This is a predicted structure of a 248-nucleotide part of an RNA (large-subunit ribosomal RNA, domain VI) from Microgenomates group bacterium Gr01-1014_7.
Lineage of the source: Bacteria > Bacteria candidate phyla.
It was read from a public genome assembly.
Its mean pLDDT, the model's own confidence on a scale to 100, is 83.
[in-house]
Context: one part of a larger RNA
RNA sequence: CGUUUUGAUACUUGAGGGGAGUUGUCUCUAGUACGAGAGGACCGAGACGAGGGAACCCCUAGUGUGCCUGUUGUAUGUUGAAUGCAGCGCAGGGUAGCUACGUUCCUAUUUGAUAAGUGCUGAAAGCAUCUAAGCACGAAGCAGACCCCAAGAUGAGGUAUCUUGAAGACCCCAAGUAGACUACUUGGUUAAUAGGCUUCCGGUGUAAGCACUGUAAGGUGUUUAGCCUAGAAGUACUAAUGGUCAUU
Numbered sequence: 001c002g003u004u005u006u007g008a009u010a011c012u013u014g015a016g017g018g019g020a021g022u023u024g025u026c027u028c029u030a031g032u033a034c035g036a037g038a039g040g041a042c043c044g045a046g047a048c049g050a051g052g053g054a055a056c057c058c059c060u061a062g063u064g065u066g067c068c069u070g071u072u073g074u075a076u077g078u079u080g081a082a083u084g085c086a087g088c089g090c091a092g093g094g095u096a097g098c099u100a101c102g103u104u105c106c107u108a109u110u111u112g113a114u115a116a117g118u119g120c121u122g123a124a125a126g127c128a129u130c131u132a133a134g135c136a137c138g139a140a141g142c143a144g145a146c147c148c149c150a151a152g153a154u155g156a157g158g159u160a161u162c163u164u165g166a167a168g169a170c171c172c173c174a175a176g177u178a179g180a181c182u183a184c185u186u187g188g189u190u191a192a193u194a195g196g197c198u199u200c201c202g203g204u205g206u207a208a209g210c211a212c213u214g215u216a217a218g219g220u221g222u223u224u225a226g227c228c229u230a231g232a233a234g235u236a237c238u239a240a241u242g243g244u245c246a247u248u
């Protein structure tokens, strides 16, 4: 821009396209059929895997550079507390998120038309012949069935609802389940969108100060304390101000 002539919002149909499609071992049938024996099935039923794929973070594990603790050197500091630098100084743990080594699921079932091939009936050609007329089977392959995209499918589809300064959309703003930008999603005071605060979950592991004790390093009590990033709920304290377009 078109879909077409009112403009929109939401939900859809599916022409067409893409994806997937794998495989092993064991058990039963059955030590049966077969075979002198040795050996040893077709068909059919089931179990457990491998490989591949998808989703997720409850468990396990990894990371977790503005979380907690311990500690070395040095600097600031009268001491202490605390902080800077040294690869996050090093070390021990670790929330959310992200992940796999983790968890769950799928790779199923089945239909149609066929290939090679196997047949039935059957003439030309009194026989024979799967073929000439006719009829039936037959593959991991083909077309469906399963999953995804999909009306620029210009053949441009359908349904429901709303609608004249309206329906609705956009700029702008607070953000993230989204993200290079854009787009997408949520919210914009008739508000829990983000921050703050409160409570909690969770992490670390018992702060400082004071008291007691020990010559001292230190220990004990107050104290399952103190501190805390991304998590949950609540709460308008702060910030979501304001504006534009709108058929013919």
Stems, first nucleotide, its partner, number of pairs: 001152001007162006016149004022050007034039001051107006060100004067093005072086005110144003117137004168245004172188005193239003196235005202228003209222005